Overview
c-di-GMP-I riboswitch aptamer from a Chloroflexota bacterium, 94 nucleotides, folded computationally. Its Rfam family is "c-di-GMP-I riboswitch aptamer". From the family's description: GEMM was predicted in a large-scale screen for bacterial structured RNA regulatory elements.

[in-house]
RNA sequence: GUUUGAAAAACGCAAACCCGGUAAAAGCCGGGGACGCAAAGCCAUGGGUCUACGGCAGCGGGCUAACCGCUACUAGGAUCGCCAGGUUCCCAAC
Numbered sequence: 001g002u003u004u005g006a007a008a009a010a011c012g013c014a015a016a017c018c019c020g021g022u023a024a025a026a027g028c029c030g031g032g033g034a035c036g037c038a039a040a041g042c043c044a045u046g047g048g049u050c051u052a053c054g055g056c057a058g059c060g061g062g063c064u065a066a067c068c069g070c071u072a073c074u075a076g077g078a079u080c081g082c083c084a085g086g087u088u089c090c091c092a093a094c
Stems, first nucleotide, its partner, number of pairs: 003093003012037002017032006035081001041087003045084003048079003053076001054074002057071005
């Protein structure tokens, strides 16, 4: 340096759930907590998924209005602990 993760050791992260904060929501952040994880470190680039403030369309109400309600669609939102890709790294084996 490359490949691999059987055994081991040292470290690390932290799902669900609970509390607080934040956001329109999805979600995120802090504390507690551990289901798991060798990249469960980092990057939303491609696909997937979640959400729909705003936008747009339809329907209804309304004074052929402003406006209001419902529904569908839609990422400029979110997720790297869904997958792929990129990039960096601990220990061990070969």